[in-house]
RNA sequence: GUCCCCAUCGUCUAGCCUGGUUAGGACAAGAGCUUUUCAAGCUCUCGACCGGGGUCCGAAUCCCCGUGGGGACA
Numbered sequence: 001g002u003c004c005c006c007a008u009c010g011u012c013u014a015g016c017c018u019g020g021u022u023a024g025g026a027c028a029a030g031a032g033c034u035u036u037u038c039a040a041g042c043u044c045u046c047g048a049c050c051g052g053g054g055u056c057c058g059a060a061u062c063c064c065c066g067u068g069g070g071g072a073c074a
Stems, first nucleotide, its partner, number of pairs: 001073007010027004020057001029045005050066005
């Protein structure tokens, strides 16, 4: 230099191909119930689409550019 892959709650991850439900789940965190207390259990809450632009009635999803990470060739 060219090409390929990846980026979503604090962590891990589903959804992306084939655009349309309030972006779902587990763990963690917070509150409550239970218990003499803790743990466990139950209920509830909180919390995310890497950045910018484009297409579209509608974008996490499609297109372009960029950023970061990984890889192949040179």